[in-house]
About this RNA
This is a predicted structure of a 117-nucleotide RNA (SAM riboswitch aptamer (S box leader)) from Hymenobacter sp.
RNA sequence: GUUUUAUACAGAAGCGGCGAGAGACUAGGCUCCCUGACCCGCUGGCAACCUUCGACCGCGCGAAAGGUGCCAAUUCCUACCCACCACCGGCGCAAUCCGGGGCGGGGAAUAUGAAUC
Numbered sequence: 001g002u003u004u005u006a007u008a009c010a011g012a013a014g015c016g017g018c019g020a021g022a023g024a025c026u027a028g029g030c031u032c033c034c035u036g037a038c039c040c041g042c043u044g045g046c047a048a049c050c051u052u053c054g055a056c057c058g059c060g061c062g063a064a065a066g067g068u069g070c071c072a073a074u075u076c077c078u079a080c081c082c083a084c085c086a087c088c089g090g091c092g093c094a095a096u097c098c099g100g101g102g103c104g105g106g107g108a109a110u111a112u113g114a115a116u117c
Base pairs, nucleotide, nucleotide: 001117003115004114005113006112007111008110013043014042015041016040017039021032022031023030026079027078028077029076044071045070046069049067050066051064052063053062054061075109080106081105082104084102085101087100088099089098090097
């Protein structure tokens, strides 16, 4: 890196180094950042996927924390599809229609675990 599958609105920061951008990609928004972000190291922590142990027919459950993972914001939000609301603007007598907004579901992409080639 491929494929499969599970999860992704919870949770968890101090110190040191570096020195300018960072939040995956594109676009828009929003946020973090020289009062030092991002990243790296150490220490600490969170969680419980794999693992181990216990009980169990089994499903599921409890405990531990060895292997990963993670420690701003929902995966920061939106984008594609469907449904709903009838909130705003445009045209209009009105309905319809067009654009925007809100809420829910799904998808895609991404991340991580486990397995796989």
Its mean pLDDT, the model's own confidence on a scale to 100, is 84.